[in-house]
Record summary: A computed fold for a 352-nucleotide RNA from a Dehalococcoidales bacterium, annotated as Bacterial RNase P class A. Its Rfam family is "Bacterial RNase P class A". It is annotated as a ribozyme. The model forms 97% of the base pairs in the Rfam consensus. The prediction has a mean pLDDT of 76. It was read from a public genome assembly, where an Rfam model found it.
């Protein structure tokens, strides 16, 4: 100093003028107007992927299908999300990344080459009594070819011995655990499960246009299906329970209130905790619209970018200022973003 790595954060300021939506107070007042006053978007309000609160389906249990998840420990109301840790891969390193159960229950695949891709032998070695036997070194093909390299041994060979590596099983230690160290055993004939499928676990369905109430409305001797039925948690079955209850076709209303924002809520401090997270105490209240408000227009001032000027760190024209926008309500995660700040760390180069 320049490269990178990991985290956090901000994301325009003021002023005028014209508007918008919702409290609250005063006048006027029946509806409402008018005037003061106070609040009005986001890190993602986005995708609506995932988890849940909350509401209705009148409830209950048991089986089948079917969906999700897949190291291990923890965290949370809950999770497929966070957090620590293991293994495995990249990376020179800070530090990334990962669909990471099970191929010793079954089936299915494994193109193309190749004898052979599931149980084989096409060149090849050694023996023969020329029928055969014995063999897997060596070629050679392929993403893989029957554990690798080497040395012995052999008739040729072969874990047939033996050393060293890999991978299995036992055994012993260390760790809550995934796992790691060690030391016996020659125990060693493929992959794949983001193929089926085995195992473990979890899963009931629709959503605030839920769902309640209020007023208004006004046409149901309308059809139909059932009582050994039919409806009922909106795959399917069975058993409990509940019921005059399910469909159709016609007509009428289609205003208001509640749900609506104080909530697993922001903030600051302290404590346990590696950390996610938890616990005290204080403080604070922070949009609630139903065709949807949260804006426009100037003016100035920030910041970044170019190009110019010189007194060299200041002016001058010029340009740029994202992505985006609530609609019950949290927790995640993913996508989008002009430009900017800060910290910790690593490599590298150069000064002292």
């Nucleotide at each position: 100093c320049a490269a990178g790595u990991a985290a956090a954060c901000c994301g325009g300021g003021u002023g005028a003028c014209c508007g918008c939506c919702c409290c609250c107070c005063u006048u006027c007042u029946u509806g409402g107007a008018a005037g003061g006053g106070g609040g009005g978007a986001g890190g993602a309000a986005a995708g609506u992927c995932c988890g849940a609160g909350c509401u209705c389906c009148a409830c209950c249990g048991g089986g089948c299908a079917g969906g999700g998840u897949g190291c291990u420990g923890g965290c949370u109301a809950a999770c497929g999300a966070c957090c620590a840790g293991g293994a495995g891969g990249g990376g020179u390193g800070a530090c990334c990344c990962u669909a990471c159960g099970g191929a010793g229950a079954g089936u299915g695949c494994c193109a193309c080459a190749g004898a052979a891709a599931c149980a084989u032998a096409c060149c090849g070695c050694c023996u023969u009594u020329c029928g055969g036997g014995g063999c897997a070194a060596g070629g050679g093909u392929g993403a893989a070819a029957u554990g690798g390299u080497g040395a012995g041994g052999u008739a040729a060979g072969a874990g047939c011995u033996c050393a060293c590596c890999a991978g299995c099983g036992g055994c012993c230690g260390g760790g809550u655990g995934a796992c790691c160290g060690g030391u016996c055993g020659g125990c060693u004939g493929g992959g794949u499960a983001a193929a089926c499928c085995c195992c473990a676990u979890c899963c009931g369905g629709a959503g605030c246009a839920a769902g309640a109430c209020c007023a208004a409305a006004u046409a149901g001797a309308g059809g139909g299906a059932c009582a050994u039925a039919a409806g009922g948690a909106c795959g399917c079955c069975c058993g409990g329970c509940c019921u005059g209850u399910c469909c159709c076709c016609g007509g009428g209303u289609u205003g208001g209130u509640c749900g609506c924002u104080u909530g697993a809520c922001c903030c600051u401090u302290c404590c346990g905790g590696u950390a996610a997270c938890g616990g005290a105490a204080g403080g604070g209240c922070u949009a609630g619209a139903u065709a949807g408000a949260u804006g426009g227009u100037c003016a100035u001032c920030g910041u970044c970018c170019u190009u110019u000027a010189c007194a060299a760190g200041u002016g001058a024209a010029g340009g740029a200022u994202a992505c985006a926008g609530a609609a019950c309500u949290c927790g995640g995660c993913u996508u989008a973003c002009a430009g900017g700040u800060u910290u910790g760390c690593u490599u590298g180069a150069c000064c002292u």